A computed fold for a 123-nucleotide RNA from an Actinomycetota bacterium, annotated as c-di-GMP-I-GGC riboswitch aptamer. The source organism's lineage runs through Bacteria, Bacillati and Actinomycetota.
[in-house]
RNA sequence: CCUGAUAAAGGCAAACCCCGAGAAAUCGGGGGACGCAAAGCCGCGGGCCUAAGGUCACCAAAAAGCCCCCCGCCGAAGGCGGGGGAGAGGGGCAAGGUGGAUAAGGUAGCCGGGUUGCCGGGG
Numbered sequence: 001c002c003u004g005a006u007a008a009a010g011g012c013a014a015a016c017c018c019c020g021a022g023a024a025a026u027c028g029g030g031g032g033a034c035g036c037a038a039a040g041c042c043g044c045g046g047g048c049c050u051a052a053g054g055u056c057a058c059c060a061a062a063a064a065g066c067c068c069c070c071c072g073c074c075g076a077a078g079g080c081g082g083g084g085g086a087g088a089g090g091g092g093c094a095a096g097g098u099g100g101a102u103a104a105g106g107u108a109g110c111c112g113g114g115u116u117g118c119c120g121g122g123g
Stems, first nucleotide, its partner, number of pairs: 001122004011036002016031006034109001040115003044112003047107003055100005067085008
């Protein structure tokens, strides 16, 4: 450096269950073994998963800031506060629901890459 047919010492641990973290994907611990020669480590590239928040669209509902009247306060303009009326036409804020796209969140047991390493065999 190549390799994993055989052997040995050992190692890891899918699904599932319990506890915990998280919006979720998923992760940590315990049990448990489908498998694994890097199923050790690193989200660097691609893929895949998730979508709380932000964003976009839609929906529904509600509401006087926009209209009119009255009162009070501030020197005027104008503003602030309080009360009432018509109206649901338009626009908007916040909150709610549904959906889309989205990673900065995940996945190393999807692939590639980086890095470290046990045993056997070969060079």